[in-house]
């Protein structure tokens, strides 16, 4: 430098849920907390989930509105693929 997994060793992250800010929402952040994860470290490039403020459109309604379709430019990297990047032990 290359496989290879994570046996040893010393380590890293952090689901669920709880509280708290934020956002129309999914979700994000922190802070408690540990289900897991050998890349659960970074990238929204491809696919796939989710949410629908905004907007378009049906339907009710005197009107205000109310109920629904549809919709991503919004969200998930711990959905899957892919790009980059890392620790160690052994070969």
């Nucleotide at each position: 430098g290359g496989c290879c997994g994570g046996c040893a060793u010393g380590g890293g992250c952090a689901a669920a849920c709880c509280c708290g800010c934020c956002g129309a929402a999914a979700g994000u952040c922190g802070g408690g907390g540990a289900c897991g994860c050998a890349a659960a470290g970074c990238g929204a490039c491809c696919g796939g989930u989710c949410u629908a403020c905004c907007g378009c459109u049906g339907c009710u309604g005197c009107g205000a509105g109310g109920c629904g379709g549809c919709c991503a430019u919004g969200a998930c990297g711990g959905c899957g693929g892919c790009g980059c990047u890392g620790c160690c032990a052994g070969c």
The prediction has a mean pLDDT of 88. A computed fold for a 91-nucleotide RNA from a Gammaproteobacteria bacterium, annotated as c-di-GMP-I riboswitch aptamer. The sequence was found by an Rfam model in a public genome assembly.